The prediction has a mean pLDDT of 84. The RNA shown here (small-subunit ribosomal RNA) has 1532 nucleotides and comes from a metagenome.
């Protein structure tokens, strides 16, 4: 500290989502030891059992038993036990300690403070004092009454228990006074008056005094308690301020409710409680309601402000089976205390009892989930007690659980044949890996065995000294020694140190390896099975499932889940935002708040300083120190950033005074304008009526067609009569707060805006509620009502058209008067003020005249307003820029991922429609903004191309050849599929090919390597008759060898070829061309596609490669933040056209020259010519003229054989189509392996025929057919071959065999063309299918299935529907000619050849295609995109809903339990007081009243479950129906 994920890439916004740390946890796996913490987080659900609170005999009275001992009449007495246990009365303490947070949102709590409104037991100081009496009662005995708990009577007795009386320093009330003191009421002290108020002894010693009398006591000390006051310490009450969660879809609450007055009650101040009077008191600074929550030192996190928490430790608070109540008490309204209701569990003799583990263990139930019915008071500490003591599940120990924290171990060194075995492999080796074994070694923990401290000081008991106290040298107290090693205390504890033994021996797992994120490979699977925190992986080569290696994290642990704070500046105080991403309210006026102009003056609220007190403790942190170290624990320090007082400051802000004038308001003067409201008034047009002209049609459309019209319509005239709305001026021109305003006057009315600088003197700004204004459509009433137009009617349009297009048409649209209250209500930009470059233009005022022209403009200075460009600036960019989105202040509104939704329910407004407020479940990983760079358009501009158009010839129609689909079949192998498959692979399927079928056959195989065995130098390799058999096969007579190499040459030996078994393996036109090389084909021979370097932008990118101009061209100039360069165009290369004092002349060629034929370059020669085929040379926009910008280039000319790339070819840029081929070969993966998938063979099939389609061929005839006759070609090819003459045949060809290995011979006849003849327009003398027959040829073989020839036969076809194709010149078109394949051929095919030889276009509207700029885009798999809603089907949550059921809080009335208080008391009373002695007085049971808890009953209200059936929603590879958005998305 930041990183994943939106995109084809960028930037930005914005959510999701990781990586850190923590935990009282929980679950997988795994588990060695030890310290230290720590453990019922849920059901405050229920609980068996056992402990968790008792103590004093020095406060009191009683008083046992076993036992033992003695006696006895044998029933029983006595003694000791023992004044013991044990109850009872009393005292003190059970209000502490200890559990749990249910409940509480303030009667809590936390800081600070207040009591002059209080209390306080034990404990401490200090004053004083304690005198006299007197009646009871448990215990105990009796009797009674019950099951039981327990009660009743009668009787005895005692206290430090109760009660009267004295006394009264104080103290309470009361009178009167003085002095201080203080924030008020008033407070203290001090004195005075008059009522009232106290007590209790117990223990020791002792006799000095008093009295008995000799030792005691009511004396006297001495502790110790008792009683009153005053103090203090610590505790407790109360009261104040400030903090203290969510919700406004809770906006009002409140009658004891605020205040007084009077009582009353409390320890105490109060409406605390009661009368009575007044009506007031909280509330937008969030009252009442609702939800949820114990609060706090602290804890996690976090850089820090913050966020989240509050368990264990400590303060505090509240609770105690649930409700209510009060007694006792210092002190409760009481956790193991009573009393009343209630559940609920127990006992019962059924009449009544009894009980509360939110105390320690434990149990059940619930749950994902939390321990032992242990030990001890040894130690701290509490109660009691004078002490010994006694109690104490506090507490100190153990024990359970890896619950978390720290620490330690699981060996250490050496050790390479880099073993072995796993994985992997390119088979070479690589890794596990010095790991391991193996050798030395140590010797922690754990285990055996001995052996030892600390936690123990106090404490009692003797003893001595002091000290105070007294009569006192006693007793006691207090302190101080000493002895008590012969007084005595340890639960832990088999713990812990120490020394010893023994052995490496007892001790490692977890997740994770695709990116974030450290770690990779193989097998297995094959959108399965599974994984995933996000992204995403898996559809046969999975670094991502599943295992194995191997790696990397951590380590007694490690993973997963869940919850926190972090990262998240993602609620933003620190520290965001609102033009387009969410985000300025429609516009304004204006309350509350909030903010506030200039200078004095004076307070001191806030602000600043200094100081004082708090801010317990423990925790963080620092420092030193104690456990071996740590974790943990002791000290001291700091901090605690905050509160309060108090003492200054006085510059801001407040506040108060008393002022200025720049803000605001106003005055005078002028000045604008569709500003607004109402009354008038005028013309153009439409419509409609009337009359007139006039006669078929008229309207409307893309076309029509509904419609209107001979009853006169459109058209035209003239006249009326009625809405509405104002043309031209009109203009980024005006005015208004917005919405809005547009003829022309009148009236009344708001605003602005200049000059003056007069008036007032801060009066401002802004604006939550609140209120008014508010387009259109709408909605109530009444009017109107031309023209236009929802709905709704035809008529087209279409597959359909409830739409776009046409003809009607109603509401409305107009007017009055209410309603509503929204809009892309927009500048997607709240409002106010200040301030920051400049230019332009338009509008409305003022001034200026030195400047120009003349009264007016111009120019120029200001003020407003209102557009445009534009610097800094800002902004993701786009933009924006004095009208700010710049750069400050002020104040409102508002936003927080997308979608569910502005949707539900609830309020509230509205007559309705409907507004405003406004959620959640649920679901997705995105949704979005600005750019960018392609791709797309029924966008646009430029340009190109046989794209069109001119035009010649076709194809589609006939027969037919070939391809292909389809269909058939045993099989009709496979492959190519728009263009870019279809005369395509195949330049040649009768076997062969041949991959395909059907029978038959072989299994190391037809073919390649290596290995182990074996046979053989004699019958082995070879050859292989006979017999089966369609062939392959199979058989197996007979014949019969041989090569290389080596060892000394043979003889022989070995080893190899050979052969035979056996194993490896061969073999596969079996699969994937979407795993792949590599070659093709398209786009396209289109002109493009790209670098470096610079700029330019945050960045994708962009410039350059754009603009003009020109080219076939990104060709080439020019111009230019560019500048160059590269692949591609061109050019270089190859044919072809001209030419050479040019080389070279056979097999070409023949001018001269000779020779020679019937004649022919036929010969000799020739080297001029053609030719051939090698080297030049030519053509370069080089000249000339115009154009053009001066260029680049273009026109048009000369020259020239060619002229502007002369013609043709080869030559294919970056890239696209996951084009195409795995069947040319290669070649990964997987598949067969005696096999439907290798091999080998016959025979069939690839040639099958309803149909359908593509490419040809010949045709339909006269520019023609047939016949004759006669001409000129080029390129090929030829020894298994071309094949002359000559010859036979009518031909096909047969015989022939001369030449050619080729510029020599051969193929070879060129056809068309000319020249003549005959057809004479017809299904013909055209036009040949098709079928008969005869014949050649080839090749083993011609049926399926070849070609060819003759004769005969003579079919569709008379120029071809929609719709298509090719071609711009030696080109179309026609004519033939060769050659590859090949025995022959199905070739009309394909590649070549040359003969004859056209026609149009000098245009780019349209079709297609296709480059360049540009424009929009929601598309990027890129328009064959992307996407919208019904409806169907699954599934989840939600909303309504006849109701149904259940909780929660109040309200109301009944009913009223304990019980405080109050009243009465006929009843009953020991103490004390009166008294006439009866009695009174006082107390009390009882009753009765006020309040009350529970329950009841009723009417709401609020949350939850539940619900037939209705509703929309959200998800879900491959469903329907359309086609609504995105391009001008086809009707923006």
């Nucleotide at each position: 500290a930041g990183g994943g994920u939106u995109u084809g890439a960028u930037c930005c916004u914005g959510g999701c989502u990781c990586a850190g740390a923590g935990c009282g946890a929980a679950c997988g796996c795994u588990g060695g030891c030890g310290g230290c913490g720590u453990g019922g987080a849920u059901u405050a659900g229920g609980c068996a059992u056992g402990c968790a609170a008792g103590u004093c005999g020095a406060g009191c009275g009683c008083g046992a038993a076993a036992g033992c001992c003695c006696c006895u009449u044998c029933g029983g007495g006595g003694g000791u036990a023992a004044g013991u246990a044990g109850a009872g009365c009393g005292g003190c303490g059970g209000a502490a300690g200890g559990g749990c947070g249910a409940g509480u949102a303030a009667u809590g709590c936390a800081u600070a403070g207040u009591c002059a409104a209080u209390c306080u037991a034990c404990c401490c100081c200090g004053a004083u004092g304690a005198c006299g009496g007197g009646a009871a009662u448990a215990a105990c005995c009796a009797c009674a009454g019950g099951a039981a708990a327990c009660u009743g009577u009668g009787g005895c007795u005692a206290a430090u228990a109760c009660c009267c009386a004295a006394u009264g320093g104080u103290c309470u009330u009361u009178u009167u006074g003085u002095g201080u003191c203080g924030c008020a009421u008033g407070g203290c002290a001090c004195a005075u008056u008059a009522a009232g108020u106290a007590a209790a002894a117990a223990u020791g010693g002792c006799c000095u005094c008093u009295a008995u009398u000799u030792a005691u006591a009511a004396g006297c000390u001495a502790u110790u308690g008792c009683a009153u006051c005053g103090g203090g310490a610590g505790g407790a009450g109360a009261c104040u301020a400030u903090g203290u969660c969510c919700u406004a879809u809770u906006a009002g609450g409140u009658a004891g409710u605020u205040g007084g007055u009077a009582g009353g009650g409390u320890a105490a101040a109060g409406g605390c409680c009661u009368a009575c009077c007044a009506a007031g008191c909280c509330u937008a600074u969030g009252a009442u309601g609702g939800g949820u929550a114990g609060c706090c030192g602290g804890u996690c996190u976090g850089a820090g402000a913050g966020g989240a928490u509050g368990g264990u430790c400590g303060g505090c608070c509240g609770c105690a089976c649930u409700g209510g109540g009060a007694c006792u008490g210092a002190g409760a309204c009481a956790c193991u205390g009573c009393c009343c209701a209630g559940a609920c569990u127990c006992c019962u003799a059924c009449g009544g009892g009894a009980g509360g583990c939110u105390g320690c263990a434990g149990u059940c139930g619930a749950g994902a989930a939390u321990c032992a019915u242990u030990g001890g008071c040894a130690a701290u500490g509490c109660g009691c007690g004078a002490a010994a003591g006694c109690g104490u599940g506090a507490c100190c120990a153990u024990g359970c659980g890896a619950c978390g924290c720290c620490g330690c171990g699981u060996g250490u060194a050496g050790g390479a044949a880099g073993a072995a075995g796993g994985c992997c492999c390119u088979c070479g080796g690589g890794u596990u890996g010095u790991a391991a074994a193996c050798u030395a070694c140590u010797g922690u923990c754990a285990g055996g065995g001995g052996u030892u401290a600390a936690g123990a000081a106090g404490g009692g008991u003797a003893c001595a000294g002091a000290g105070a106290u007294u009569a006192a040298u006693a007793u006691a107290c207090u302190c101080u020694g000493u002895a008590u090693u012969u007084c005595a205390u340890g639960a832990c504890a088999a713990a812990g140190g120490c020394c010893u033994c023994a052995g490496a021996g007892g001790a490692a797992g977890c997740c994770a390896c695709g990116g974030c994120u450290a770690a990779c490979u193989u097998c297995g699977u094959g959108c399965c099975a599974g994984c995933a925190g996000c992204c995403g992986c898996g559809g046969u080569a999975a670094u991502a499932c599943g295992a194995a290696g191997a790696u990397g994290g951590c380590g007694a642990g490690c993973g997963u889940u869940g919850c926190u704070c972090g990262g998240a500046a993602u609620c933003a105080c620190u520290g965001g935002g609102c033009a387009u991403a969410a985000a300025g309210a429609g516009c304004a006026c204006g309350u509350a708040g909030g903010c506030g102009g200039c200078a004095a003056u004076g307070u001191a609220a806030g602000u600043c300083a200094g100081a004082a007190g708090u801010g317990a403790a423990a925790g963080c942190c620092c420092u030193c120190g104690g456990c071996u170290c740590a974790a943990c624990c002791g000290a001291g320090g700091a901090a605690u950033u905050g509160c309060u007082u108090u003492u200054g400051a006085a510059a801001c802000u407040a506040c108060a005074u008393a002022g200025c004038u720049a803000g605001u308001c106003g005055g005078u003067c002028g000045g604008c304008g569709g500003g607004g409201a109402g009354a008038g008034u005028g013309g153009a047009a439409u419509u409609c009526c009337u009359g007139g002209u006039g006669g078929a049609g008229c309207g409307g459309u893309g076309a029509a067609a509904u419609g209107c019209a001979u009853a006169g319509a459109u058209a035209u005239c003239a006249g009326g009569a009625g809405g509405a709305a104002c043309g031209c001026c009109g203009g980024c021109g005006g005015c208004g707060a917005a919405g809005g305003c547009g003829a022309c006057u009148c009236u009344c009315u708001a605003g602005c805006c200049g000059a003056c600088u007069c008036g007032a003197g801060a009066c401002g700004c802004u604006g939550a509620g609140g209120u008014g204004c508010g387009a259109a459509a709408g909605c109530u009433a009444g009017g109107g009502g031309a023209g236009c137009a929802a709905a709704c009617a035809g008529g087209a349009u279409u597959a359909g058209a409830u739409a776009c297009c046409c003809u009607g048409g109603u509401a409305g649209u107009c007017c009055u008067a209410g309603c509503u209250g929204u809009a892309a209500a927009c500048g997607a930009u709240g409002g106010g003020c200040a301030c920051u470059a400049g230019g332009u233009a338009g509008a409305g005022g003022a001034g200026u005249u030195u400047c120009c022209g003349a009264u007016c403009g111009g120019a120029u200075u200001u003020c407003u307003c209102u557009a445009c460009c534009g610097u800094a600036g800002c902004u993701a960019a786009u933009g924006u820029g004095a009208u700010a989105a710049g750069u400050g202040c002020c104040c409102c509104g508002c936003c927080u991922g997308g979608g569910g939704a502005g949707u539900a329910c609830g309020g509230u407004c509205g007559c309705a429609a409907g507004g405003c407020u406004g959620a959640a479940a649920c679901u997705c990983a995105a949704a979005g903004g600005a750019a960018u760079u392609g791709a797309c358009g029924g966008g646009g501009g430029c340009u190109c191309a046989c794209a069109c158009a001119a035009g010649c010839g076709g194809u589609g129609g006939a027969g037919g050849a070939u391809g292909u689909u389809g269909c058939u079949u045993a099989a009709u192998u496979c492959g190519a599929a728009g263009c870019a498959a279809c005369g395509c692979g195949a330049a040649g399927a009768a076997c062969c090919u041949u991959a395909c079928c059907u029978g038959g056959g072989c299994u190391u195989g037809a073919c390649a390597u290596g290995a182990u065995g074996g046979a053989g130098u004699u019958g082995u390799a070879g050859u292989g008759a006979a017999c089966c058999g369609a062939a392959a096969g199979g058989g197996g007579a007979a014949c019969g060898a041989a090569c290389c190499u080596g060892g000394u040459u043979u003889u022989c030996c070995a080893g190899g070829u050979c052969c035979c078994a056996u194993c490896a393996c061969a073999g596969g036109u079996g699969u994937u061309g979407c795993a792949u090389g590599g070659c093709u084909g398209u786009c396209g021979u289109c002109a493009g596609c790209u670098c470096g370097u610079g700029c330019c932008g945050u960045g994708a990118g962009g410039u350059g490669u754009c603009g003009g101009g020109u080219u076939a061209a990104g060709u080439c100039c020019u111009a230019u933040a560019a500048c160059g360069a590269g692949c591609g165009a061109a050019a270089c290369c190859c044919c072809u056209g001209u030419c050479g004092u040019u080389u070279a002349g056979u097999u070409a060629c023949c001018a001269u020259c000779g020779g020679g034929u019937a004649a022919u370059g036929c010969c000799g020669g020739g080297g001029a010519c053609u030719c051939u085929a090698g080297c030049g040379a030519g053509a370069c926009u080089g000249c000339c003229g115009g154009u053009g910008c001066c260029a680049a280039a273009c026109c048009g000319g000369a020259g020239g054989a060619a002229g502007g790339u002369g013609g043709g070819g080869a030559c294919g840029a970056c890239g696209u189509c996951a084009a195409g081929u795995c069947a040319u070969c290669a070649u990964g993966g997987c598949c067969c392996u005696u096999a439907u998938c290798g091999c080998c063979c016959a025979g069939g099939g690839c040639u099958g025929c309803a149909a359908a389609c593509g490419u040809c061929c010949u045709a339909c005839a006269a520019u023609g057919g047939u016949c004759a006759g006669c001409a000129c070609a080029a390129a090929a090819g030829g020894u298994u071959c071309c094949c002359a003459a000559g010859u036979c045949g009518a031909a096909a060809g047969g015989c022939g065999g001369a030449g050619g290995u080729a510029a020599u011979c051969c193929u070879a006849a060129a056809a068309a063309a000319c020249u003549g003849a005959c057809c004479u327009c017809a299904g013909u003398u055209c036009g040949g299918a098709u079928u008969g027959a005869g014949g050649g040829c080839u090749g083993a073989a011609a049926u399926u299935c070849g070609c060819c020839c003759u004769c005969a036969u003579g079919a569709a076809g008379c120029c071809g529907g929609a719709a298509u194709c090719g071609c711009u010149a030696g080109u179309a078109a026609u004519c033939g000619c060769g050659u590859a394949u090949c025995a022959g051929c199905a070739a009309u095919g394909a590649c070549g050849c040359g003969g004859u030889g056209a026609a149009u276009a000098u245009g780019u509207u349209c079709c297609u295609g296709a480059g360049c700029c540009u424009u929009g885009u929601a598309c990027a798999c890129a328009c064959c995109g992307c996407c919208c809603g019904u409806c169907a089907a699954g599934c989840c949550a939600c909303c309504c809903g006849a109701g149904c059921a259940g909780g929660g809080a109040g309200c109301a009335c009944u009913c009223g339990a304990a019980g405080u208080c109050c009243g009465c008391a006929a009843c009953c009373u020991a103490a004390c007081c009166c008294u006439u002695u009866g009695g009174g007085a006082a107390g009390g049971a009882g009753c009765g009243g006020c309040c009350g808890a529970a329950a009841g009953u009723g009417a709401g209200u609020u949350c939850u479950g539940u619900g037939a059936g209705g509703g929309g929603g959200a998800c879900u590879a491959a469903g329907u129906c359309g086609u609504a958005a995105c391009a001008a998305g086809g009707u923006a």